RNA sequence: CUCUUAUCCAGAGAGGUGGAGGGACUGGCCCUAUGAUACCUCGGCAACCGAUUGAUCAGGUGCUAAUUCCAGCAAAGCAGAUAGUGGGCUUUGGAAGAUAAGAG
Numbered sequence: 001c002u003c004u005u006a007u008c009c010a011g012a013g014a015g016g017u018g019g020a021g022g023g024a025c026u027g028g029c030c031c032u033a034u035g036a037u038a039c040c041u042c043g044g045c046a047a048c049c050g051a052u053u054g055a056u057c058a059g060g061u062g063c064u065a066a067u068u069c070c071a072g073c074a075a076a077g078c079a080g081a082u083a084g085u086g087g088g089c090u091u092u093g094g095a096a097g098a099u100a101a102g103a104g
Stems, first nucleotide, its partner, number of pairs: 001104008013042005021031003025072004043064003048060002050057003068096001073093006
């Protein structure tokens, strides 16, 4: 990097360094000098793998603003109404992404 499977409306932040961007991409919206991203320290959440064994633990990962922040593609339903070869709301499925475990 690719493939397979599972999950993604729950949960969980303080300090230090440093100094301008960040939330994967695009659009929106939002966070950010009351200090972002990143790194470090100490906590915490969770329970995929793991260990004891039947509900506990927490060793390996992971996570710790907003549902994966919302949408993106397709279908169905609802409302509206004659404008614009469109838009709004809801639901379902998909795509993309993230994480874990396994395989190549």
Predicted 3D model of a 104-nucleotide RNA (SAM riboswitch aptamer (S box leader)) from Tumebacillus flagellatus. The sequence is in RNAcentral, with records from Rfam and Ribocentre. Its Rfam family is "SAM riboswitch aptamer (S box leader)". About the family: The SAM riboswitch is found upstream of a number of genes which code for proteins involved in methionine or cysteine biosynthesis in Gram-positive bacteria. The prediction has a mean pLDDT of 84.